Source information: Model confidence (mean pLDDT): 85 of 100. This is a predicted structure of a 108-nucleotide RNA (SAM riboswitch aptamer (S box leader)) from a Pseudomonadota bacterium. It matches the Rfam family "SAM riboswitch aptamer (S box leader)". Gene Ontology term of the family: regulation of gene expression. Rfam's curators write: The SAM riboswitch is found upstream of a number of genes which code for proteins involved in methionine or cysteine biosynthesis in Gram-positive bacteria.

């Protein structure tokens, strides 16, 4: 990097270096010089794997492997369903589901 499964409204920041970006893409709306991203130290949050533990289909726990710490995955995007509106085109909301990402487990 590919194939599969699992899960995505919870939940969790401060310090030091730098100094203009960044929120995957689109099109929005945001967040940032009262300090982005991005390296360092240190904290957390969660429990995907996993160690222990127990009354063991689970459940506690965090010690170790990820991993996360604005905003629902920020909303979107394609299609269906129901609603307002329009009524020649046109358009709004809402839910589902599909795509597409994210992470973790397994795998070659």
């Nucleotide at each position: 990097c590919g194939a599969c499964c699992a899960u995505c409204u919870a939940g969790a920041c401060c310090g030091g270096c730098u100094g203009a970006g960044g929120g995957a893409c689109u099109g929005g709306c945001c967040c940032u010089u009262u300090g982005a991203a991005g390296c360092c130290g240190g904290g957390g949050c969660a429990a995907c794997c996993u160690g222990c533990g127990c009354g063991c289909u689970g459940c506690g726990u965090g010690a170790g492997g990820u991993g996360c710490c604005a905003a629902c995955u920020c909303c979107u995007g394609c299609g269906g369903g129901c609603c307002c509106g329009a009524a020649c085109c046109u358009g709004g909301g809402u839910u589902c589901g599909a795509u597409a990402g994210a992470u973790g487990g397994c795998u070659u």